[in-house]
The prediction has a mean pLDDT of 81. This is a predicted structure of a 72-nucleotide RNA (transfer RNA) from an Oscillospiraceae bacterium. The organism belongs to Oscillospiraceae, within Bacteria. The sequence was found in a public genome assembly. It matches the Rfam family "tRNA". From the family's description: Transfer RNA (tRNA) molecules are approximately 80 nucleotides in length. A reference for the family is Hou (1993), "The tertiary structure of tRNA and the development of the genetic code", Trends Biochem Sci.
RNA backbone atom coordinates (compact mmCIF):
# COMPACT_ATOMS: atom_id res chain seq x y z
P N A 1 -0.93 3.28 4.10
O5' N A 1 -1.00 2.36 2.54
C5' N A 1 -0.69 3.43 1.30
C4' N A 1 -0.95 2.10 0.00
C3' N A 1 -2.46 1.30 0.00
O3' N A 1 -2.94 1.61 -0.92
C1' N A 1 0.00 0.00 0.00
P N A 2 -4.63 1.17 -0.20
O5' N A 2 -5.18 -0.18 -0.93
C5' N A 2 -4.70 0.03 -2.19
C4' N A 2 -5.11 -1.48 -2.63
C3' N A 2 -6.30 -2.22 -2.26
O3' N A 2 -7.50 -2.69 -3.01
C1' N A 2 -4.81 -3.74 -2.40
P N A 3 -8.75 -1.98 -2.62
O5' N A 3 -9.00 -3.50 -1.94
C5' N A 3 -8.87 -4.42 -2.81
C4' N A 3 -9.41 -6.21 -2.52
C3' N A 3 -10.19 -6.23 -1.58
O3' N A 3 -11.93 -6.16 -1.80
C1' N A 3 -7.93 -7.05 -0.72
P N A 4 -12.85 -5.62 -1.24
O5' N A 4 -12.82 -7.40 -0.04
C5' N A 4 -13.46 -8.23 -0.63
C4' N A 4 -13.24 -9.72 0.33
C3' N A 4 -14.18 -8.90 1.79
O3' N A 4 -15.35 -9.50 1.42
C1' N A 4 -11.87 -9.44 2.72
P N A 5 -16.00 -8.44 2.42
O5' N A 5 -16.47 -9.25 3.61
C5' N A 5 -16.56 -10.69 4.01
C4' N A 5 -16.01 -11.02 5.34
C3' N A 5 -17.04 -10.52 6.61
O3' N A 5 -18.39 -10.64 6.96
C1' N A 5 -14.40 -10.35 7.14
P N A 6 -19.62 -9.75 7.11
O5' N A 6 -18.90 -9.28 9.09
C5' N A 6 -18.98 -10.64 9.59
C4' N A 6 -18.63 -10.10 11.38
C3' N A 6 -19.15 -8.92 11.67
O3' N A 6 -20.50 -9.32 12.18
C1' N A 6 -16.83 -8.58 11.50
P N A 7 -21.45 -8.07 11.96
O5' N A 7 -20.98 -6.79 13.63
C5' N A 7 -20.52 -7.36 14.36
C4' N A 7 -20.15 -6.57 14.98
C3' N A 7 -20.45 -5.24 15.73
O3' N A 7 -21.16 -4.57 16.83
C1' N A 7 -19.39 -4.18 14.74
P N A 8 -21.60 -4.84 18.61
O5' N A 8 -23.31 -4.91 18.09
C5' N A 8 -23.13 -3.31 18.06
C4' N A 8 -24.71 -3.22 17.92
C3' N A 8 -25.63 -4.42 19.37
O3' N A 8 -25.68 -3.64 20.54
C1' N A 8 -26.50 -4.76 17.14
P N A 9 -25.43 -3.73 21.83
O5' N A 9 -26.15 -3.49 23.20
C5' N A 9 -26.63 -2.44 23.65
C4' N A 9 -27.02 -2.23 24.42
C3' N A 9 -26.34 -3.09 25.82
O3' N A 9 -26.28 -2.18 26.99
C1' N A 9 -28.37 -4.08 25.48
P N A 10 -25.01 -1.71 27.45
O5' N A 10 -24.21 -2.61 28.57
C5' N A 10 -23.09 -2.43 28.77
C4' N A 10 -22.16 -3.76 29.67
C3' N A 10 -22.30 -4.75 29.10
O3' N A 10 -20.80 -5.03 28.54
C1' N A 10 -23.34 -5.14 31.08
P N A 11 -20.92 -5.26 27.10
O5' N A 11 -20.82 -7.13 27.01
C5' N A 11 -20.19 -8.07 27.63
C4' N A 11 -20.52 -8.91 27.48
C3' N A 11 -20.72 -10.02 26.44
O3' N A 11 -19.84 -10.45 25.69
C1' N A 11 -22.15 -10.23 28.29
P N A 12 -20.20 -10.13 23.95
O5' N A 12 -20.84 -11.39 23.58
C5' N A 12 -20.38 -12.66 23.86
C4' N A 12 -21.36 -13.73 24.23
C3' N A 12 -22.40 -13.76 22.66
O3' N A 12 -21.65 -14.60 22.06
C1' N A 12 -23.86 -13.79 24.37
P N A 13 -21.78 -14.05 20.02
O5' N A 13 -23.11 -14.23 19.39
C5' N A 13 -23.84 -15.06 19.53
C4' N A 13 -25.02 -15.19 19.14
C3' N A 13 -26.14 -14.03 18.16
O3' N A 13 -25.73 -15.21 16.96
C1' N A 13 -27.10 -13.24 19.86
P N A 14 -25.88 -14.10 15.57
O5' N A 14 -27.52 -14.18 15.62
C5' N A 14 -28.34 -15.16 15.15
C4' N A 14 -29.75 -14.86 15.27
C3' N A 14 -30.44 -14.06 14.18
O3' N A 14 -30.64 -15.13 12.80
C1' N A 14 -31.74 -13.14 16.55
P N A 15 -30.44 -14.16 11.76
O5' N A 15 -31.53 -12.80 11.41
C5' N A 15 -33.01 -13.21 11.46
C4' N A 15 -33.62 -11.84 11.67
C3' N A 15 -33.58 -10.52 10.70
O3' N A 15 -34.28 -11.01 9.46
C1' N A 15 -32.84 -10.00 12.93
P N A 16 -33.68 -10.96 7.82
O5' N A 16 -33.91 -9.70 7.47
C5' N A 16 -32.98 -8.93 6.39
C4' N A 16 -32.99 -9.40 4.93
C3' N A 16 -34.04 -8.94 4.38
O3' N A 16 -34.48 -7.55 4.19
C1' N A 16 -32.88 -10.75 3.09
P N A 17 -35.02 -7.30 3.02
O5' N A 17 -35.86 -6.08 3.31
C5' N A 17 -35.19 -5.05 3.85
C4' N A 17 -35.67 -4.27 4.69
C3' N A 17 -36.96 -4.18 4.64
O3' N A 17 -38.16 -3.57 5.33
C1' N A 17 -36.68 -2.10 3.78
P N A 18 -39.10 -5.18 6.56
O5' N A 18 -39.76 -3.93 7.26
C5' N A 18 -39.81 -3.24 8.13
C4' N A 18 -40.34 -2.14 8.89
C3' N A 18 -41.53 -2.73 9.40
O3' N A 18 -42.20 -2.45 10.25
C1' N A 18 -42.37 -1.53 7.68
P N A 19 -42.36 -3.35 11.71
O5' N A 19 -42.30 -2.26 12.93
C5' N A 19 -41.83 -0.76 12.97
C4' N A 19 -41.61 -0.58 14.28
C3' N A 19 -40.63 -1.63 14.75
O3' N A 19 -39.95 -0.13 16.18
C1' N A 19 -43.05 -1.35 15.43
P N A 20 -38.77 -1.11 16.59
O5' N A 20 -38.29 -2.37 16.26
C5' N A 20 -38.62 -3.72 16.18
C4' N A 20 -37.91 -4.28 16.21
C3' N A 20 -37.46 -5.02 18.06
O3' N A 20 -38.70 -6.13 18.51
C1' N A 20 -35.50 -4.31 17.22
P N A 21 -38.75 -6.62 19.72
O5' N A 21 -38.00 -8.00 19.39
C5' N A 21 -37.65 -8.66 20.44
C4' N A 21 -38.34 -10.36 20.06
C3' N A 21 -37.40 -11.35 21.20
O3' N A 21 -39.04 -11.19 22.08
C1' N A 21 -36.82 -12.11 19.01
P N A 22 -38.44 -11.59 23.24
O5' N A 22 -37.23 -12.65 23.81
C5' N A 22 -37.96 -13.85 23.39
C4' N A 22 -36.46 -14.87 23.20
C3' N A 22 -35.37 -14.97 24.54
O3' N A 22 -36.20 -15.85 25.62
C1' N A 22 -34.31 -14.89 23.07
P N A 23 -35.98 -15.23 27.32
O5' N A 23 -34.24 -16.07 27.69
C5' N A 23 -34.06 -17.20 27.35
C4' N A 23 -32.93 -17.64 27.32
C3' N A 23 -32.57 -16.93 28.49
O3' N A 23 -32.20 -17.81 29.71
C1' N A 23 -30.54 -16.32 26.91
P N A 24 -32.77 -17.58 31.08
O5' N A 24 -31.38 -16.50 31.84
C5' N A 24 -29.97 -17.59 31.52
C4' N A 24 -28.67 -17.33 31.42
C3' N A 24 -28.78 -15.91 32.73
O3' N A 24 -28.44 -16.69 33.80
C1' N A 24 -28.00 -15.28 30.97
P N A 25 -29.26 -15.36 35.64
O5' N A 25 -27.99 -14.25 35.65
C5' N A 25 -27.07 -13.93 35.64
C4' N A 25 -26.39 -12.68 35.78
C3' N A 25 -27.18 -11.71 36.25
O3' N A 25 -26.73 -11.63 37.71
C1' N A 25 -26.83 -10.73 34.28
P N A 26 -27.62 -11.14 38.84
O5' N A 26 -28.14 -9.13 38.65
C5' N A 26 -26.54 -8.43 38.05
C4' N A 26 -27.53 -7.11 38.39
C3' N A 26 -28.80 -7.05 39.17
O3' N A 26 -28.18 -6.27 39.67
C1' N A 26 -28.92 -6.94 36.56
P N A 27 -29.46 -6.36 41.46
O5' N A 27 -30.79 -5.76 41.10
C5' N A 27 -30.36 -4.35 40.99
C4' N A 27 -32.11 -3.93 40.11
C3' N A 27 -32.97 -3.94 41.14
O3' N A 27 -33.07 -3.11 42.51
C1' N A 27 -33.72 -4.00 38.87
P N A 28 -34.24 -4.11 43.31
O5' N A 28 -35.55 -4.07 43.20
C5' N A 28 -36.06 -2.75 42.98
C4' N A 28 -37.86 -3.03 42.64
C3' N A 28 -38.41 -4.13 43.32
O3' N A 28 -38.74 -3.88 44.78
C1' N A 28 -38.42 -4.31 40.92
P N A 29 -38.95 -4.82 45.85
O5' N A 29 -40.25 -5.80 45.82
C5' N A 29 -41.46 -5.27 45.46
C4' N A 29 -42.03 -6.11 44.65
C3' N A 29 -42.82 -7.74 45.27
O3' N A 29 -43.45 -7.55 46.54
C1' N A 29 -42.63 -7.56 43.17
P N A 30 -43.13 -8.12 47.97
O5' N A 30 -44.22 -9.78 47.11
C5' N A 30 -45.61 -9.91 46.68
C4' N A 30 -45.31 -11.33 45.98
C3' N A 30 -45.38 -12.37 46.88
O3' N A 30 -46.37 -12.57 47.86
C1' N A 30 -44.53 -12.82 44.66
P N A 31 -46.13 -13.05 49.46
O5' N A 31 -45.55 -14.19 48.86
C5' N A 31 -46.16 -15.42 48.37
C4' N A 31 -45.27 -16.73 48.21
C3' N A 31 -44.78 -17.07 49.19
O3' N A 31 -45.18 -18.29 50.18
C1' N A 31 -43.20 -17.63 47.26
P N A 32 -44.96 -18.16 52.06
O5' N A 32 -43.82 -18.60 51.91
C5' N A 32 -42.97 -19.59 51.87
C4' N A 32 -41.91 -19.87 52.11
C3' N A 32 -41.13 -19.29 53.47
O3' N A 32 -41.58 -20.39 54.55
C1' N A 32 -39.99 -18.61 51.60
P N A 33 -42.06 -19.60 55.77
O5' N A 33 -41.07 -18.41 56.21
C5' N A 33 -41.40 -17.43 57.09
C4' N A 33 -39.80 -16.72 57.93
C3' N A 33 -39.31 -16.92 57.27
O3' N A 33 -39.00 -15.49 56.61
C1' N A 33 -38.38 -17.84 58.78
P N A 34 -38.70 -14.79 54.75
O5' N A 34 -37.19 -15.23 55.21
C5' N A 34 -36.61 -14.16 55.72
C4' N A 34 -34.71 -14.76 55.65
C3' N A 34 -34.59 -14.84 54.36
O3' N A 34 -34.13 -13.67 53.26
C1' N A 34 -33.39 -16.42 55.63
P N A 35 -34.54 -13.55 51.82
O5' N A 35 -33.21 -14.65 51.45
C5' N A 35 -31.70 -14.03 51.40
C4' N A 35 -31.21 -15.45 50.86
C3' N A 35 -31.49 -16.36 49.18
O3' N A 35 -31.00 -15.26 48.20
C1' N A 35 -31.20 -17.60 51.22
P N A 36 -31.39 -15.16 46.92
O5' N A 36 -31.29 -16.92 46.68
C5' N A 36 -30.19 -17.32 46.11
C4' N A 36 -30.26 -18.80 46.47
C3' N A 36 -31.10 -19.12 44.59
O3' N A 36 -30.16 -19.44 43.59
C1' N A 36 -31.24 -20.87 47.23
P N A 37 -31.59 -18.68 42.39
O5' N A 37 -32.57 -20.21 42.12
C5' N A 37 -31.70 -21.49 42.01
C4' N A 37 -32.92 -22.61 41.86
C3' N A 37 -34.67 -21.84 41.14
O3' N A 37 -34.09 -22.35 40.28
C1' N A 37 -35.53 -22.57 43.56
P N A 38 -34.45 -21.28 38.83
O5' N A 38 -36.71 -21.50 38.96
C5' N A 38 -37.34 -22.80 38.84
C4' N A 38 -38.86 -22.46 39.24
C3' N A 38 -39.25 -21.26 38.35
O3' N A 38 -39.89 -21.86 37.07
C1' N A 38 -39.78 -21.21 40.73
P N A 39 -39.77 -20.37 36.47
O5' N A 39 -40.92 -19.55 36.71
C5' N A 39 -42.40 -20.45 36.57
C4' N A 39 -43.35 -18.87 37.85
C3' N A 39 -43.28 -17.83 36.39
O3' N A 39 -44.04 -17.90 35.58
C1' N A 39 -42.88 -17.70 39.28
P N A 40 -43.94 -16.57 34.71
O5' N A 40 -44.44 -15.11 34.93
C5' N A 40 -45.71 -15.39 35.57
C4' N A 40 -45.35 -13.04 35.79
C3' N A 40 -45.32 -12.58 35.13
O3' N A 40 -45.98 -11.78 34.54
C1' N A 40 -45.04 -12.55 37.56
P N A 41 -45.06 -11.63 32.87
O5' N A 41 -44.37 -10.03 33.22
C5' N A 41 -45.58 -9.13 33.45
C4' N A 41 -45.00 -8.09 34.41
C3' N A 41 -43.51 -7.02 33.77
O3' N A 41 -44.34 -6.06 32.23
C1' N A 41 -42.85 -7.53 35.85
P N A 42 -42.79 -5.90 31.51
O5' N A 42 -42.32 -4.56 31.72
C5' N A 42 -42.24 -3.96 32.91
C4' N A 42 -41.05 -3.38 32.84
C3' N A 42 -40.04 -3.19 31.74
O3' N A 42 -40.19 -1.73 31.03
C1' N A 42 -38.89 -3.97 34.15
P N A 43 -39.86 -2.06 29.60
O5' N A 43 -38.17 -2.14 29.32
C5' N A 43 -37.41 -1.45 30.00
C4' N A 43 -36.19 -1.64 30.57
C3' N A 43 -35.57 -1.98 29.19
O3' N A 43 -34.70 -1.10 28.59
C1' N A 43 -34.81 -3.12 31.06
P N A 44 -35.01 -0.46 26.61
O5' N A 44 -34.14 -0.95 26.34
C5' N A 44 -33.15 -0.51 26.33
C4' N A 44 -32.15 -0.21 25.38
C3' N A 44 -33.21 0.90 24.05
O3' N A 44 -32.30 2.01 24.11
C1' N A 44 -31.80 -1.02 23.32
P N A 45 -32.70 3.22 23.10
O5' N A 45 -33.79 4.05 23.87
C5' N A 45 -34.52 5.11 23.86
C4' N A 45 -34.97 5.26 22.50
C3' N A 45 -34.07 6.23 21.59
O3' N A 45 -34.43 5.80 20.32
C1' N A 45 -36.07 7.70 21.91
P N A 46 -33.42 4.24 19.64
O5' N A 46 -32.14 4.43 19.15
C5' N A 46 -31.53 4.22 17.71
C4' N A 46 -30.50 4.83 16.97
C3' N A 46 -29.37 4.71 17.61
O3' N A 46 -28.37 4.71 16.98
C1' N A 46 -30.04 6.78 19.02
P N A 47 -28.65 3.72 15.68
O5' N A 47 -27.81 2.56 15.81
C5' N A 47 -27.41 1.94 16.87
C4' N A 47 -26.24 0.42 16.87
C3' N A 47 -25.79 0.29 15.28
O3' N A 47 -24.84 -0.72 15.38
C1' N A 47 -28.09 -0.74 15.72
P N A 48 -23.61 -0.62 14.41
O5' N A 48 -23.07 0.48 15.29
C5' N A 48 -22.77 0.50 16.40
C4' N A 48 -21.40 1.53 16.73
C3' N A 48 -21.36 2.72 16.26
O3' N A 48 -21.73 3.92 17.10
C1' N A 48 -19.30 1.68 15.56
P N A 49 -22.61 4.71 16.44
O5' N A 49 -21.86 5.81 15.42
C5' N A 49 -20.42 6.22 16.26
C4' N A 49 -19.96 7.21 15.21
C3' N A 49 -20.74 8.53 14.27
O3' N A 49 -21.46 9.43 14.91
C1' N A 49 -18.90 7.38 13.27
P N A 50 -22.51 9.97 14.38
O5' N A 50 -22.18 10.53 13.20
C5' N A 50 -21.48 11.48 12.95
C4' N A 50 -21.16 11.52 11.41
C3' N A 50 -22.44 12.27 10.61
O3' N A 50 -22.77 13.04 10.80
C1' N A 50 -20.65 10.70 9.28
P N A 51 -24.37 13.65 10.10
O5' N A 51 -23.44 13.90 8.69
C5' N A 51 -24.78 13.49 7.48
C4' N A 51 -24.14 13.34 6.13
C3' N A 51 -25.08 12.69 5.29
O3' N A 51 -26.39 13.86 4.79
C1' N A 51 -23.19 11.25 4.99
P N A 52 -27.41 13.68 4.18
O5' N A 52 -27.63 12.93 3.16
C5' N A 52 -26.70 12.95 2.06
C4' N A 52 -26.78 11.91 0.97
C3' N A 52 -28.57 11.61 0.13
O3' N A 52 -28.93 11.91 -0.27
C1' N A 52 -26.67 9.73 0.90
P N A 53 -30.75 12.01 -0.34
O5' N A 53 -30.80 10.54 -0.80
C5' N A 53 -30.72 9.94 -2.35
C4' N A 53 -30.67 8.86 -2.62
C3' N A 53 -32.43 8.75 -2.38
O3' N A 53 -33.38 9.22 -3.07
C1' N A 53 -31.24 6.80 -1.02
P N A 54 -34.62 10.02 -3.25
O5' N A 54 -35.39 8.92 -2.32
C5' N A 54 -35.91 7.12 -2.61
C4' N A 54 -36.83 6.86 -1.74
C3' N A 54 -37.89 7.79 -0.92
O3' N A 54 -39.09 7.58 -1.91
C1' N A 54 -36.37 6.14 0.32
P N A 55 -39.86 9.23 -1.65
O5' N A 55 -40.41 8.66 -0.17
C5' N A 55 -40.98 9.85 0.48
C4' N A 55 -41.61 9.64 1.36
C3' N A 55 -41.19 8.61 2.51
O3' N A 55 -39.99 9.67 3.69
C1' N A 55 -43.01 7.56 2.29
P N A 56 -38.43 9.06 3.64
O5' N A 56 -38.64 8.09 4.73
C5' N A 56 -39.28 7.94 5.68
C4' N A 56 -39.54 6.55 6.35
C3' N A 56 -37.92 5.75 6.30
O3' N A 56 -37.69 6.36 7.62
C1' N A 56 -40.43 4.53 5.43
P N A 57 -35.94 5.57 7.55
O5' N A 57 -35.29 4.13 7.55
C5' N A 57 -35.85 3.52 7.97
C4' N A 57 -34.97 2.30 8.89
C3' N A 57 -33.54 2.87 8.80
O3' N A 57 -32.48 2.21 9.67
C1' N A 57 -33.23 2.06 6.97
P N A 58 -33.29 1.86 11.21
O5' N A 58 -31.80 0.84 11.97
C5' N A 58 -30.73 1.33 11.60
C4' N A 58 -29.28 -0.08 11.67
C3' N A 58 -29.39 -0.55 10.31
O3' N A 58 -28.34 0.16 9.90
C1' N A 58 -30.37 -1.83 11.89
P N A 59 -28.82 0.26 7.92
O5' N A 59 -28.74 -1.15 7.47
C5' N A 59 -27.92 -2.20 7.22
C4' N A 59 -28.75 -3.14 7.05
C3' N A 59 -29.07 -2.93 5.22
O3' N A 59 -28.80 -4.31 4.62
C1' N A 59 -30.90 -3.97 6.51
P N A 60 -27.69 -4.35 3.89
O5' N A 60 -27.92 -3.66 2.57
C5' N A 60 -28.19 -3.97 1.62
C4' N A 60 -28.40 -3.04 0.39
C3' N A 60 -27.26 -2.10 0.60
O3' N A 60 -26.47 -2.47 -0.40
C1' N A 60 -29.17 -0.78 0.31
P N A 61 -24.66 -2.37 0.08
O5' N A 61 -24.56 -0.79 -0.63
C5' N A 61 -25.09 -0.51 -2.09
C4' N A 61 -24.58 1.11 -2.34
C3' N A 61 -23.46 1.43 -1.56
O3' N A 61 -21.91 1.55 -2.16
C1' N A 61 -24.72 3.30 -1.22
P N A 62 -21.08 0.99 -1.83
O5' N A 62 -20.28 2.37 -1.13
C5' N A 62 -20.05 3.47 -2.26
C4' N A 62 -19.88 4.48 -1.81
C3' N A 62 -18.75 4.99 -0.83
O3' N A 62 -17.47 4.95 -0.93
C1' N A 62 -20.81 5.67 0.37
P N A 63 -16.30 4.17 -0.50
O5' N A 63 -15.95 5.75 0.59
C5' N A 63 -15.88 6.73 0.70
C4' N A 63 -15.72 7.85 2.13
C3' N A 63 -14.68 6.85 3.23
O3' N A 63 -13.54 7.39 2.82
C1' N A 63 -16.86 7.61 3.74
P N A 64 -12.43 6.46 2.99
O5' N A 64 -11.89 7.56 4.83
C5' N A 64 -11.52 6.73 5.87
C4' N A 64 -11.93 7.71 7.11
C3' N A 64 -12.08 6.94 8.19
O3' N A 64 -10.95 6.98 8.84
C1' N A 64 -14.25 7.19 7.89
P N A 65 -9.73 6.13 9.01
O5' N A 65 -9.88 5.61 10.60
C5' N A 65 -10.68 6.46 11.89
C4' N A 65 -11.14 5.82 12.52
C3' N A 65 -10.89 4.37 12.86
O3' N A 65 -9.41 4.71 13.82
C1' N A 65 -12.74 4.19 12.95
P N A 66 -8.37 3.31 13.81
O5' N A 66 -9.18 1.92 14.67
C5' N A 66 -9.46 2.53 16.02
C4' N A 66 -10.16 1.42 16.66
C3' N A 66 -9.39 0.02 16.34
O3' N A 66 -8.17 -0.59 17.03
C1' N A 66 -11.87 -0.62 15.41
P N A 67 -7.26 -1.05 16.63
O5' N A 67 -7.79 -2.89 16.15
C5' N A 67 -8.29 -3.87 17.50
C4' N A 67 -8.86 -5.07 17.09
C3' N A 67 -8.50 -6.07 16.51
O3' N A 67 -7.14 -6.65 17.14
C1' N A 67 -10.16 -5.78 15.51
P N A 68 -6.35 -7.20 16.17
O5' N A 68 -6.78 -8.49 15.09
C5' N A 68 -7.47 -9.84 15.66
C4' N A 68 -8.58 -10.33 14.95
C3' N A 68 -7.59 -10.92 13.51
O3' N A 68 -6.36 -11.74 14.01
C1' N A 68 -9.32 -9.81 13.01
P N A 69 -5.25 -11.96 13.01
O5' N A 69 -5.80 -12.72 11.38
C5' N A 69 -6.38 -13.68 11.57
C4' N A 69 -6.90 -14.05 9.62
C3' N A 69 -6.01 -13.77 8.69
O3' N A 69 -4.65 -15.11 8.55
C1' N A 69 -7.74 -12.41 7.92
P N A 70 -3.43 -15.05 7.76
O5' N A 70 -3.71 -14.35 6.07
C5' N A 70 -4.36 -15.29 5.17
C4' N A 70 -4.82 -14.51 4.22
C3' N A 70 -3.25 -14.37 3.55
O3' N A 70 -2.69 -14.66 2.82
C1' N A 70 -5.42 -12.75 3.26
P N A 71 -1.04 -15.08 2.66
O5' N A 71 -0.88 -14.20 1.28
C5' N A 71 -1.10 -14.68 0.64
C4' N A 71 -1.13 -12.73 -0.84
C3' N A 71 -0.07 -12.71 -0.87
O3' N A 71 0.51 -13.34 -1.30
C1' N A 71 -1.72 -10.89 -0.55
P N A 72 3.15 -13.03 -1.13
O5' N A 72 3.44 -11.91 -1.50
C5' N A 72 3.11 -11.08 -2.54
C4' N A 72 3.45 -10.01 -2.73
C3' N A 72 4.74 -9.20 -1.52
O3' N A 72 6.06 -9.60 -2.58
C1' N A 72 2.56 -8.20 -1.61
RNA sequence: AGGGGUGUCGCCAAGCGGUAAGGCAACGGAUUUUGAUUCCGUCAUUCGUAGGUUCAAAUCCUUCCACCCCUG